[in-house]
RNA sequence: GCCUUUGUAGCUUAAUGGUAGAGCAACUGCUUCGUAAGCAGUAGGUUGUGGGUUCAAGUCCCACCUAAGGCU
Numbered sequence: 001g002c003c004u005u006u007g008u009a010g011c012u013u014a015a016u017g018g019u020a021g022a023g024c025a026a027c028u029g030c031u032u033c034g035u036a037a038g039c040a041g042u043a044g045g046u047u048g049u050g051g052g053u054u055c056a057a058g059u060c061c062c063a064c065c066u067a068a069g070g071c072u
Stems, first nucleotide, its partner, number of pairs: 001071005007065001010024004018055001026042005048064005
C1' cells in the first nucleotide's frame, strides 16, 4: 500500500428500513442488629466521525477514524 471483518448504556450484547431493548453493574426503597442475598422501582444511548439515498437509516451507499486478521 491492498483486501476482509469490527464499532450500539460503565461492561457483555440484541434489534426485517418503521417508538433503540435485554442481562450484569450503578442508584433509591422494602427486608436485616448489620452486611450479603432476595423483592420492587429509578436513571443511564448525539448507535465511532462526517456526508448521501429515503416519507423514514443502528440497518443501505461513500469517505475518514479505531480495533483485529490476511496479502505484499

A computed fold for a 72-nucleotide RNA from Candidatus Diapherotrites archaeon CG09_land_8_20_14_0_10_32_12, annotated as transfer RNA. Rfam family: tRNA. Gene Ontology term of the family: triplet codon-amino acid adaptor activity.